[in-house]
Context: one part of a larger RNA
RNA sequence: UGACGGGGGCCCGCACAAGCGGUGGAGCAUGUGGUUUAAUUCGACGCAACGCGAAGAACCUUACCUGGGUUUGACAUGCACGGGACAACCUUAGAAAUAAGGCUUCUCUUCGGAGUCCGUGUGCAGGUGCUGCAUGGCUGUCGUCAGCUCGUGUCGUGAGAUGUUGGGUUAAGUCCCGCAACGAGCGCAACCCCUACCUUUAGUUGCCAUCAGGUUAAGCUGGGAACUCUAAAGGGACUGUCGGUAAAAAGCCGGAGGAAGGUGGGGAUGACGUCAAGUCCUCAUGGCCCUUAUGCCCAGGGCUACACACGUGCUACAAUGGCCGGUACAAAGAGUUGCAAUACCGCGAGGUGGAGCUAAUCUCAAAACGCCGGUCCCAGUUCGGAUUGGAGUCUGCAACUCGACUCCAUGAAGGUGGAAUCGCUAGUAAUCGUGGAUCAGCAUGCCACGGUGAAUACGUUCCCGGGCCUUGUACA
Numbered sequence: 001u002g003a004c005g006g007g008g009g010c011c012c013g014c015a016c017a018a019g020c021g022g023u024g025g026a027g028c029a030u031g032u033g034g035u036u037u038a039a040u041u042c043g044a045c046g047c048a049a050c051g052c053g054a055a056g057a058a059c060c061u062u063a064c065c066u067g068g069g070u071u072u073g074a075c076a077u078g079c080a081c082g083g084g085a086c087a088a089c090c091u092u093a094g095a096a097a098u099a100a101g102g103c104u105u106c107u108c109u110u111c112g113g114a115g116u117c118c119g120u121g122u123g124c125a126g127g128u129g130c131u132g133c134a135u136g137g138c139u140g141u142c143g144u145c146a147g148c149u150c151g152u153g154u155c156g157u158g159a160g161a162u163g164u165u166g167g168g169u170u171a172a173g174u175c176c177c178g179c180a181a182c183g184a185g186c187g188c189a190a191c192c193c194c195u196a197c198c199u200u201u202a203g204u205u206g207c208c209a210u211c212a213g214g215u216u217a218a219g220c221u222g223g224g225a226a227c228u229c230u231a232a233a234g235g236g237a238c239u240g241u242c243g244g245u246a247a248a249a250a251g252c253c254g255g256a257g258g259a260a261g262g263u264g265g266g267g268a269u270g271a272c273g274u275c276a277a278g279u280c281c282u283c284a285u286g287g288c289c290c291u292u293a294u295g296c297c298c299a300g301g302g303c304u305a306c307a308c309a310c311g312u313g314c315u316a317c318a319a320u321g322g323c324c325g326g327u328a329c330a331a332a333g334a335g336u337u338g339c340a341a342u343a344c345c346g347c348g349a350g351g352u353g354g355a356g357c358u359a360a361u362c363u364c365a366a367a368a369c370g371c372c373g374g375u376c377c378c379a380g381u382u383c384g385g386a387u388u389g390g391a392g393u394c395u396g397c398a399a400c401u402c403g404a405c406u407c408c409a410u411g412a413a414g415g416u417g418g419a420a421u422c423g424c425u426a427g428u429a430a431u432c433g434u435g436g437a438u439c440a441g442c443a444u445g446c447c448a449c450g451g452u453g454a455a456u457a458c459g460u461u462c463c464c465g466g467g468c469c470u471u472g473u474a475c476a
Stems, first nucleotide, its partner, number of pairs: 001476002003473003007470007015460002019424005026315008034306002042053002064301007073124001077123007089102005106115003126290002129288003135284002137279003140275001142273001147186006153162003166177003192267004197235007207224002211222003238261001241255005317417001321376007333364003338357002343352003383414001388409007430452007
């Protein structure tokens, strides 16, 4: 100087407390361990691994296993030699890769050759092989915590100290005052984006107040530029103002005005560093290793196994509910290898067909919870839907291993969950649907969107994590 303390002081955080809803019990989904297996590819392991890499394993992917093949190679480039094709199509063998045969057969040219392709040979290719403890890059984490440092000066023999401590204050090393310090840098804040209010500009594909036409109905038509909205430029909030308080400083408390008030709400943004944290399987790369194989091609299988254990979720256990009928209101997205309306067929998944749309125009598209009416009457039930049998639909060469969905039948556990444990402070939790990426098909996951919409916070003694000052230490 740090680190640590079941030392002290001050302070903060859904850290506790106060509340609301869960997990832990059930069934299923998914990841992991273990076990099994020819293989169940590999990585990730407290927080910070375990719906993680994987925004989507039937083949492919695929890295694994078995078997069949191949050795200048699936891919790049140089040289030497030889050749005129290669590909497509057909036949045979085969699981295919591939092999054999048939058919067919280059371009330019100054006729020297050049380009391209094939074969042979040789330099070489290739490796998701090892080392993340050789590395770059990227990332997680403490933590959006308020810290981390430097120059000059001063103090100290020196390591170092001071500044950065102190008194206040703040979300903040934020600001004020004081001070052997005076300044400065990286962080904080602001500058950026979205959202909440207003103005101006613009008015189609969006809008419809006024005028007219018109319909079963509808901005449907003429028209309008007001409103909504769209999308560009501006304004607006700064403790600016008033009162109180304070050292009459920073600030704090209350009020007015205001759409918004003291960082308005949210996002992006992550200092010096820590964990030899993670990644050699994104990529790049040193070293090592393989080179008729640890490379490459193909078929089938596996990654989907199943006495069990754990994590994360979904659905429930019902009446604040289930079912049936009627009826209203979103936002944000996606669409030409695509989204697909009206219509017809089917109980349905879906099929036929194809208007319109490269989209504020057309389509996906029905929002759901809700509201109104009816029914069920507390039961393992008209709760719950697992499992299983049968019949189908769709995608796709192909749904057996191993897809999703539909219909009929079946109708398991489950009556609110031990010890323990998680999230959340407001348009939040809870609850309800909607869309998108990936994608032929496949979502209870992920990312986004809106609808309905709470309770509680006395307080900081305690648990956890963190910041500052101080103290002890046999630790560095």